[in-house]
RNA sequence: CACUUAUCAAGAGAAGUUGAGGGACUGGCCCUAUGAAGCUUCAGCAACCAACGAAUCGUAAGGUGCUAAAUCCAGCAGGCGAUAGCCGAUAGAUAAGGA
Numbered sequence: 001c002a003c004u005u006a007u008c009a010a011g012a013g014a015a016g017u018u019g020a021g022g023g024a025c026u027g028g029c030c031c032u033a034u035g036a037a038g039c040u041u042c043a044g045c046a047a048c049c050a051a052c053g054a055a056u057c058g059u060a061a062g063g064u065g066c067u068a069a070a071u072c073c074a075g076c077a078g079g080c081g082a083u084a085g086c087c088g089a090u091a092g093a094u095a096a097g098g099a
Stems, first nucleotide, its partner, number of pairs: 001098001003097006013042005021031003025075004043067003048063002051059003071091001076088001078087003
């Protein structure tokens, strides 16, 4: 990182440092000097891979990941529907594969 498969309405943050941004993108709407993002330390969640076990399940110490808001909401020459809305697709994220 092209591609493939699975999942995405649950869950889980403090301290130190620093000092203005952050929530992928666009439009909204939010968070933020009562301290954003980053970095460090410690903690936690989860159970994709690995491991182990009494093996459709369980455990949680290894490899990732994650710890505001549903992936924060919407995005589409799509389907259903009177509307509201529902489903699906796209995009994105993560994991495991993979040339």

Model confidence (mean pLDDT): 85 of 100. Predicted 3D model of a 99-nucleotide RNA (SAM riboswitch aptamer (S box leader)). The sequence was found by an Rfam model in a public genome assembly. Of the family's consensus pairs, 97% are formed in the model.